About this RNA
Transfer RNA from a Patescibacteria group bacterium, 73 nucleotides, folded computationally.
RNA sequence: GCCGCGAUAGCUCAGCUGGUAGAGCGCAUCCAUGGUAAGGAUGAGGUCUCGGGUUCGAUCCCCGGUCGUGGCU
Numbered sequence: 001g002c003c004g005c006g007a008u009a010g011c012u013c014a015g016c017u018g019g020u021a022g023a024g025c026g027c028a029u030c031c032a033u034g035g036u037a038a039g040g041a042u043g044a045g046g047u048c049u050c051g052g053g054u055u056c057g058a059u060c061c062c063c064g065g066u067c068g069u070g071g072c073u
């Protein structure tokens, strides 16, 4: 330099050929116990990497960056 894959909650990851985003773990509160752990219930937490474009509407489609990763040279 060329090609591919990836970037979504604090972490690990889903998200079906576009219709305002979820899970597990973690965190907070409560229940429960003589107490702790395990367990149960509720809740908080997201400019979906960035900038444009298409569309009534974009995490999703198109173009271009940034970062990470794999391959080739």
Base pairs, nucleotide, nucleotide: 001072002071003070004069005068006067007066010025011024012023013022019056027043028042029041030040031039049065050064051063052062053061

It matches the Rfam family "tRNA". Rfam links the family to the GO term triplet codon-amino acid adaptor activity.